The RNA shown here (small-subunit ribosomal RNA) has 1483 nucleotides and comes from an uncultured prokaryote. Its mean pLDDT, the model's own confidence on a scale to 100, is 82. It matches the Rfam family "Bacterial small subunit ribosomal RNA".
RNA sequence: AGAGUUUGAUCCUGGCUCAGGAUGAACGCUAGCGGCAGGCCUAACACAUGCAAGUCGAGGGGUAACGGGGAGUGCUUGCACUCUGCCGACUACCGGCGCACGGGUGCGCACCACGUAUGGAACCUGCCUCUUGCAGGGGAAUAGCCCAGCGAAACUUGGAUUAAUGCCCCGUAGUACCUAUAGCAUUAUAUUAAGGUUAUAGCCUUUGGGCGGCAAGAGAUGGCCAUGCGUCCCAUUAGCUUGAUGGUAAGGUAACGGCUUACCAUGGCUACGAUGGGUAGGGGCCCUGAGAGGGGGAUCCCCCACACUGGUACUGAGACACGGACCAGACUCCUACGGGAGGCAGCAGUGAGGAAUAUUGGGCAAUGGAGGCAACUCUGACCCAGCCAUGCCGCGUGCAGGAAGACUGCCCUAUGGGUUGUAAACUGCUUUUAUACAGGAAGAAACACUCCCUCGUGAGGGAGCUUGACGGUACUGUAAGAAUAAGGACCGGCUAACUCCGUGCCAGCAGCCGCGGUAAUACGGAGGGUCCGAGCGUUAUCCGGAAUUAUUGGGUUUAAAGGGUCCGUAGGCGGGCCAUUAAGUCAGUGGUGAAAGUUUGCAGCUCAACUGUAAAAUUGCCUUUGAUAGUGAUGGUCUUGAGUUAUGGUGAAGUUGCCGGAAUAUGUAGUGUAGCGGUGAAAUGCAUAGAUAUUACACAGAAUACCAAUUGCGAAGGCAGAUCACUAACACUAUAUUGACGCUGAGGGACGAAAGCGUGGGGAGCGAACAGGAUUAGAUACCCUGGUAGUCCACGCCGUAAACGAUGGAUACUAGCUGUUUGUUGUUCGGAUUGAGUGGCCAAGCGAAAGUGAUAAGUAUCCCACCUGGGGAGUACGUUCGCAAGAAUGAAACUCAAAGGAAUUGACGGGGGCCCGCACAAGCGGUGGAGCAUGUGGUUUAAUUCGAUUAUACGCGAGGAACCUUACCAGGGCUUAAAUGCAUAAUGACAGGGCUAGAGAUAGCUUUUCCUUCGGGCAAUUUGCAAGGUGCUGCAUGGUUGUCGUCAGCUCGUGCCGUGAGGUGUCAGGUUAAGUCCUAUAACGAGCGCAACCCCUGCCGUUAGUUGCCAGCAUGUUAUGAUGGGGACUCUAACGGGACUGCCGGUGCAAACCGUGAGGAAGGUGGGGAUGACGUCAAAUCAUCACGGCCCUUACGUCCUGGGCUACACACGUGCUACAAUGGUCGGUACAGAGGGCAGCCACACCGCGAGGUGGAGCGAAUCCUUAAAACCGAUCUCAGUUCGGAUCGGAGUCUGCAACUCGACUCCGUGAAGCUGGAAUCGCUAGUAAUCGGAUAUCAGCCAUGAUCCGGUGAAUACGUUCCCGGGCCUUGUACACACCGCCCGUCAAACCAUGGAAGCUGGGGGUGCCUGAAGUCGGUGACCGCAAGGAGCUGCCUAGGGUAAAACUAGUAACUGGGGCUAAGUCGAAACAAGGUAGCC
Repeated sequence: AGAGUUUGAUCCUGGCUCAGGAUGAACGCUAGCGGCAGGCCUAACACAUGCAAGUCGAGGGGUAACGGGGAGUGCUUGCACUCUGCCGACUACCGGCGCACGGGUGCGCACCACGUAUGGAACCUGCCUCUUGCAGGGGAAUAGCCCAGCGAAACUUGGAUUAAUGCCCCGUAGUACCUAUAGCAUUAUAUUAAGGUUAUAGCCUUUGGGCGGCAAGAGAUGGCCAUGCGUCCCAUUAGCUUGAUGGUAAGGUAACGGCUUACCAUGGCUACGAUGGGUAGGGGCCCUGAGAGGGGGAUCCCCCACACUGGUACUGAGACACGGACCAGACUCCUACGGGAGGCAGCAGUGAGGAAUAUUGGGCAAUGGAGGCAACUCUGACCCAGCCAUGCCGCGUGCAGGAAGACUGCCCUAUGGGUUGUAAACUGCUUUUAUACAGGAAGAAACACUCCCUCGUGAGGGAGCUUGACGGUACUGUAAGAAUAAGGACCGGCUAACUCCGUGCCAGCAGCCGCGGUAAUACGGAGGGUCCGAGCGUUAUCCGGAAUUAUUGGGUUUAAAGGGUCCGUAGGCGGGCCAUUAAGUCAGUGGUGAAAGUUUGCAGCUCAACUGUAAAAUUGCCUUUGAUAGUGAUGGUCUUGAGUUAUGGUGAAGUUGCCGGAAUAUGUAGUGUAGCGGUGAAAUGCAUAGAUAUUACACAGAAUACCAAUUGCGAAGGCAGAUCACUAACACUAUAUUGACGCUGAGGGACGAAAGCGUGGGGAGCGAACAGGAUUAGAUACCCUGGUAGUCCACGCCGUAAACGAUGGAUACUAGCUGUUUGUUGUUCGGAUUGAGUGGCCAAGCGAAAGUGAUAAGUAUCCCACCUGGGGAGUACGUUCGCAAGAAUGAAACUCAAAGGAAUUGACGGGGGCCCGCACAAGCGGUGGAGCAUGUGGUUUAAUUCGAUUAUACGCGAGGAACCUUACCAGGGCUUAAAUGCAUAAUGACAGGGCUAGAGAUAGCUUUUCCUUCGGGCAAUUUGCAAGGUGCUGCAUGGUUGUCGUCAGCUCGUGCCGUGAGGUGUCAGGUUAAGUCCUAUAACGAGCGCAACCCCUGCCGUUAGUUGCCAGCAUGUUAUGAUGGGGACUCUAACGGGACUGCCGGUGCAAACCGUGAGGAAGGUGGGGAUGACGUCAAAUCAUCACGGCCCUUACGUCCUGGGCUACACACGUGCUACAAUGGUCGGUACAGAGGGCAGCCACACCGCGAGGUGGAGCGAAUCCUUAAAACCGAUCUCAGUUCGGAUCGGAGUCUGCAACUCGACUCCGUGAAGCUGGAAUCGCUAGUAAUCGGAUAUCAGCCAUGAUCCGGUGAAUACGUUCCCGGGCCUUGUACACACCGCCCGUCAAACCAUGGAAGCUGGGGGUGCCUGAAGUCGGUGACCGCAAGGAGCUGCCUAGGGUAAAACUAGUAACUGGGGCUAAGUCGAAACAAGGUAGCC
């Protein structure tokens, strides 16, 4: 110090989350020791038991218990009993002091309670210190003890008697108090004089004295009171107050005071937050933080408050009193039922509550406290110990060597490696700690006592002696021996640390993002690793990170956020100069800021934690002295800010009245006739009762064409015909004048579009609602015809808008260029100057960017308003306003991890532009209708094996299913098996042949042939090891393939631009089939694609000449390159040439295009093929093959027979044949190319109607075999279901094959179905193409081939053109899409869950008010009774806790029913938004 998370990616805004520290903690797993700390945060809930406040006999009367002494009795002569206050002591009692401290808790309290600083001239103060003085004389009681009584008890009553340092009286007393006087008043001080009032206690003694008592003063300590400042949240709490505010008088108090009472006045507090409500002890300090801050208030210290709840006083120096009293209440206990007792928020402890917090311990040895002369007693304060890893700190669980890098485990690319790992074993060393034994502290200083010294009423010092709970503890030594001691969490990223197995959106994990649907580093286990370590994790809370409330230190055009506008109150801020002051400010001084804590230095426990000591700090408050530049205050002055005045000017500024023309509607009249109107198209509607159209006149209301414009005016809303009147504003110019009069503006006020509301008018057009017509699946809409409110006027409300420049107001400053409006000054009439407005472009700067840019979103100052994640929600409740509609103010629960801004790249659009393609159009021929073939779906089946499914599946894998193939089904068999290799053992009728059974596989029987160089070979058998799988996953893969698409694209390096994604290049202007090329250019180059290079074909040449060819020369035949020969030609097959916009003309900068240019066989890529960029579709294929993982192993392997893949109500695709005369049939005649051939092609001859059969030459092929058909020439048929068409069926055959039943092809005879050109729709093709005709081949025994792939023959039509459909390319635009429009997404309804509002009511809670009642108690009155008296009992008045009652308010819980909201993989209905979202959207 940052990181993760919104996106395809980016920058920003913004929330959520994490890493750190901390804790009085709790929980989980684990645990060796010690030191120092800490330990009911919840029920201020209830408490059993014990202890926590007594002491003084040197105050007193005394003597219950104990000890001693004395006396006596009994006797057992050392025991028992009795008596005796004589002594030590001492229960109870009187008395003194203490009990108001110490200890606990945090209920209450928002307050002078606390903190801090002052004041008390308005006060008190026991014990303590100092000073002064005094202590004389009397008296009456009372407790106890004793006697008697009541009661269960607690307690209590009566009688008699008695003491005091208890109580009372008299005397004495001033520097006390009171009164009076003087002094200006209050008050104070000093002095004088007079009068009055209140005192006392003794005890001990060594007789020296000591302790105590009373009065007064002073101090100290402690308290009380008053005041300034500080001290939480809510304004959805805005008004509160009657002793209230003040005065006079009195009372009361220690003291001031409405503290209380009477009277008088009417005040007092409050937006600088009163009152009310909620919450809370405050501080020193603690945690965190760089700090400022934020959070907290355990332990320790200070203060406050409280002591079961509420009230009350008494005593006392001090209390309205934790372990005191009285009363009331609740609760608990005892009871003999009549009455009584109690208060752990003291220490332990118990129950309860709770996630959770300890022993019914030891001791007064130390420190401190109470009493006492003291010894001493008391002390759950305190000091110690016990329990608890609750925290902090420290120590240990060993150290060194040791590689065959052992075994096991785990992993991998597995005959081998890696890791665990120097780890272990093993060898040597050490002994902290633990164990055992032994020794063994400091803490102790004193008081008291004894002695000594100084000293001499006091006191100080020294020596001796005494005292230890902890504790035989800390510590030290010795002994033996690695011996006694390691876990927890985590390992996807953040965040250090990785593999295997299991699981299969299951189980589970998760702080955030997110993992898990068969290869999970994220679940569970294991191995390994990482981090901490006697701990480690989790949970909770706080701060930090968070500049995410921003004083330090944020923002507001578009992300959340500028008020609709102006005026103006309080407030805040404010021009120049001079002077005074010194409030603020600054500097110094003094006081205070407790200690502890924090920080620093030093020191003590072996170190540390811990502790001691010193310093610093304590940022504050108060006092005082000084400074005076700014600010403030006061006074004076100035003119530039701001006003006022004058002249001329400007404008749709406002209000009122009046006037006009055009248009529209209506009415009347005329002309006129059948339609008008309206729409995408129509219809409703109007019209023969005369519309629309047109002419004339009349009338009504509303709005003001042209001018007219980034024009003007206004604060904004807004304002437009002309004109009159009234009113206001603005800018300029110039003089005069006032003299800071200013800016902003919380509350407040005024204005404020449209719609809406009220009353009264008005109503032409338009037009919510409504009606009708259309559209549509529907159409409560868009469109059309009508039409009411309304729109208009007057008056009154409402007070909101995307009231927008989404940009508050004011002032100053900061480069330019260019328009325009209106003033001004000059003018050479062109323009120019200078103000004020209003626009455009841009520099710097700013900004996340878009953008803004003197009209700032720049640089600064002042004031106001507003924001703090999205949703819930501008909702609910409350309040205010309003006639209402509603407006203003304005939450929470709950829920999500995003929501959002700007820009980028794509994709998409029922956006735009340009361009291309058999894409459309123009044509030709088809499909869709029929029959058949074939494939698919579906259905069926034992099986109909599997795959392919828009284009890009469907005559596809399959280029050939009768068996085989074959993967499917049924049945029958086999289990190392169909193949191969190695090793092992045994063998030489094992295999082979034949026969039998069987459907066959197979089984049985039979047959008797190994070779040899004797080493062995060969063959099969046995055993073992390696098999096999067309089983799954194409979503684990390789390879291969389809498609976009033979479309022109896809990228890179360097540079440049941008914060960045990214852009540029690749865009622009041309051009091209092309990102083809040219020009321009912050780009310059390059790569993969395009093109070219390759093959075939078209022309020519050269070379070569067999099996091909034959012109010329020969031979021969009826005839044939048949033969000799020949290379000219054709051809064959190798090498070359040729075409490049090369030439000409035109256009153009160029590239290039044009010309039916020339030449040429071919002309602008000549035609065709091969060739397929980056990528897309998780496209296809695990069944071609290969391969990871998973699965089967007497079976999912393998063999065999038969069946199936060929099924058949149906649907679709692709084809063939047709429907005929451009034809069918018959006869005749002619012309290819490319292939194939030995288990083959087969001439020729014969037989058969034919398929074919029987013979049989040639040919492994430029040699032999393989008939081209359409065409052409004739004949016939004559428009018919035909001499078209051939399905289907019957019969007879041929061929292949082991075998044609399921299920082959072909031939012949017979039969002769549908079909007469095909609906919606749809396909192919631009030239040797379509159409049409035949031929060949692969596969193959044969063939379901009408398929596929090739070959040639004949051989067209049409293209105006790019508006439209489809697909594609480039540029641009919008976007809420990025799984990318097959996208995204809204609302109702239905279902589940959650929180919440309303609600008839019901149930609580705290507080206030009125009335009634009213304990104890203070105070007042009375007091015939008691007492000599003082006084008291008693009675009574006021006040009051509590109780009762009444009506309201507030607040909480709950509730039938009800409202919306949120949330939830696959519900319903629509299709509102995002593209022009298909009616632009929004307010």